[in-house]
Parts: sequence; structure tokens; C1' cells
RNA sequence: GAUGGUAGCUCAGUUGGUAGAGCAUUGCACUUUUAAUGCAGUGGUCACGGGUUCGAGUCCCGUCCAUCC
Repeated sequence: GAUGGUAGCUCAGUUGGUAGAGCAUUGCACUUUUAAUGCAGUGGUCACGGGUUCGAGUCCCGUCCAUCC
């Protein structure tokens, strides 16, 4: 200097307008049982602190961390 930091993990999030998916996990259905499958649920200080705005994961500033040069 560049890229990135969002759920336990891997990652989306469009022009600033209700934070999501898959996997995992819990319950139920199905099954003699397990697995598979289906349905439903739980889980978030959007790295941290400020600013702008009616409203910020998103825009601006600073800080920290990771990877690469």
C1' cells in the first nucleotide's frame, strides 16, 4: 500500500429504508431403529469508537485484528 472483519462455521446483503441463505444445532413428522427426507424453531452489540442523516451492515473519520504485496 491492497483486500477483508455480518449467526457456532462458510458467506450474501442491489440506489441508505424490517439483518438473510447454506451447513451445524433443537423440536416434531416419517421409520421397528438409525440414516436420509419434510416442517417448525433457536442463534446477531453487523470488529471497536465517533460523525452525517428522519433513518447507517451500507456513506465519512479514527482505532484494532487477519491475509497478501